[in-house]
This is a predicted complex of two RNAs, RNase P RNA and transfer RNA, with 436 nucleotides together. It holds a member of the Rfam family "Bacterial RNase P class A". By type it is a ribozyme.
């Protein structure tokens, strides 16, 4: 210098003018205004704050709330190497194993196929079980040649054999030697596999040794094993007020329907429509953020100090102009958090790998 | 906002406990019939199964993710 790998940060800046939401202090207006009531408030001045790393998808996990504190049975769902972190998780961290890469490093839904069931189309002789071709042997026997012995050729039938060919994603572990009529884990060495013991490790696993010749794949097919899961969701829910000691119309009297769990038991409730559709809380101090110290490889924990930083309910966070630069991507909160996933122009930082050149 | 379902030809739907060159009706196009049209009869084309990734020998079908669309859910007494 080039090509890469991993992690993190940022997500235009400045100024002027006009405006919006929310909030603090002060002033004006209160015997006030709106409203049925509960309840709410107008104007001005000076201030504070005012979208995101994903606010998104709603894919997981929790807080919170209600359902009779949520019971029994069946079903269902989720997860899947090991150890840890955490409020919890399908997330994260570390490790193990497998695969990829020269490497930094990356990827893995990574339990069980020896509990059982299903499936494996087409091709192929045969797909969980095998003889089509070729190989070898037995039997009977043909043809050619020859004086004969013999030699050669081709078929039939019975058997052996999974080594060769051919089909396939997959054909009974691979390779070499021995062995044999031909062959074969039939036997042996090595490699692979499984089991047991041993070494190391909390563990997944692993070192070494011994034994075993051993039926494929699929569980993101049913299933089995282990662990976890009550449901619904802020339009949850609580409270206040009133035209109204709940008005009118229709259906229904249970073996129906609704809620609680998908079903059964158990528990609760009559249902639908018309008119009205208010207000307050929930709602922003939280598993919060920042800094320092400290424990841990790390996720993360602990201690101390500091800070308060959107909060609407028709829904604010904007517009114009100017300057400047690297010319600005994806995108807009609605109960709140922890994750995951997806979208994303450009810029910056740190650590590392590899190649070339020079010294 | 929350929950839930769907996506296959121009339209409406089958196929989805894996094994196809993905079917059907209507529509479109061509031909026959008719003086012409409609109806009828015969035939033809048209799909990468919403996009991407994975599992499997093999995916419209199973799993994950993204996109688009539909439906439902409040208001006491």
């Nucleotide at each position: 210098c080039g090509u890469c790998c991993a992690a993190g940060c940022u997500g235009g800046a400045c100024a002027a003018u006009c405006g919006c939401g929310u909030u603090g202090u002060c002033c004006c207006a209160a015997u006030g205004c709106c409203g049925a009531a509960a309840g709410g408030c107008g104007g001005g001045a000076c201030g504070g704050c005012g979208a995101g790393g994903a606010a998104a998808g709603u894919c997981c996990g929790g807080g919170c709330u209600u359902c009779g504190c949520a019971g029994g049975g069946c079903a269902g769902g989720a997860u899947a190497g090991c150890g840890g972190a955490u409020a919890a998780c399908g997330u994260c961290c570390g490790c193990c194993g497998a695969g990829g890469g020269c490497g930094a490093c990356c990827u893995c839904a990574g339990g069980g196929a020896a509990a059982g069931u299903g499936c494996a189309a087409c091709a192929g002789a045969a797909a969980u079980a095998a003889a089509c071709c070729a190989c070898c042997g037995g039997c009977a026997g043909g043809g050619a040649u020859g004086a004969a012995a013999g030699u050669c050729c081709g078929g039939g039938u019975c058997g052996g054999a999974a080594a060769g060919g051919a089909u396939g994603g997959a054909a009974a572990g691979g390779c070499g030697a021995g062995g044999u009529a031909a062959g074969a884990g039939c036997u042996c060495a090595c490699c692979g596999g499984c089991a047991c013991a041993c070494u190391g490790g909390c563990g997944a696993c692993u070192u070494u040794g011994u034994g075993c010749a051993a039926a494929u794949g699929u569980a993101a097919a049913c299933c089995c094993u282990a662990u976890c899961c009550g449901a619904a969701g802020c339009a949850a829910c609580a409270c206040c007020g009133c035209a109204a000691a709940a008005g009118g119309a229709g259906c229904a009297c249970a073996c129906a329907g609704g809620c609680u769990u998908g079903c059964c038991c158990g528990g609760c409730c009559g249902c639908u429509c018309c008119a009205a559709g208010g207000g307050u809380g929930g709602c922003a101090u939280g598993a919060g953020c920042c800094g320092u110290a400290u424990g841990g490889c790390g996720a993360c924990g602990u201690a101390c100090g500091g800070c308060c930083a959107a909060g609407a309910u028709a829904g604010a966070u904007g517009a114009u102009u100017g300057u400047u630069c690297c010319a600005g991507a994806c995108a807009g909160a609605a109960c709140c958090c922890g994750g995951c996933u997806u979208a994303c122009a450009g810029g910056c930082u740190u650590g590392g790998a590899u190649g070339c050149a020079a010294c | 906002g929350c929950g839930u379902c769907u996506g296959u030809a121009g339209c409406u739907c089958a196929g989805c406990a894996g094994g196809a060159u993905a079917g059907a009706g209507c529509a479109a196009c061509g031909g026959c019939c008719u003086u012409c049209u409609a109806a009828g009869c015969c035939g033809u084309g048209g799909g990468c199964c919403a996009g991407g990734g994975g599992u499997u020998c093999g995916a419209a079908u199973c799993c994950c993710u993204u996109c688009a669309g539909g439906c439902g859910c409040g208001c006491c007494a």
The coordinates come from a structure-prediction model, not an experiment, and the mean pLDDT is 76.